[in-house]
RNA sequence: GGCGGUGUCAUCCAAUGGUAGGAUAUCGGACCCCAAAUCCGAACAUGGGGGUUCGAGUCCCUCCACCGCCA
Numbered sequence: 001g002g003c004g005g006u007g008u009c010a011u012c013c014a015a016u017g018g019u020a021g022g023a024u025a026u027c028g029g030a031c032c033c034c035a036a037a038u039c040c041g042a043a044c045a046u047g048g049g050g051g052u053u054c055g056a057g058u059c060c061c062u063c064c065a066c067c068g069c070c071a
Stems, first nucleotide, its partner, number of pairs: 001070007010024004018054001026042005047063005
């Protein structure tokens, strides 16, 4: 330099173009003599920018980061 892949809560993983969900963790409560476990509840995310569309995590363009292959 060329080509390809990946990017979603703190972490791991889902999501036919139509309400972004689950597990763990965190916080609050219940239970308990206390704690753990268990149960209930809460908060937290689509890498940046543009485009297409009634509607984009999803499709298109571009940039950024990481990984791989070729040179």
A computed fold for a 71-nucleotide RNA from a Patescibacteria group bacterium, annotated as transfer RNA. Lineage of the source: Bacteria > Bacteria candidate phyla. Its mean pLDDT, the model's own confidence on a scale to 100, is 81. Its Rfam family is "tRNA". The family's RNA type in Rfam is transfer RNA. Gene Ontology term of the family: triplet codon-amino acid adaptor activity.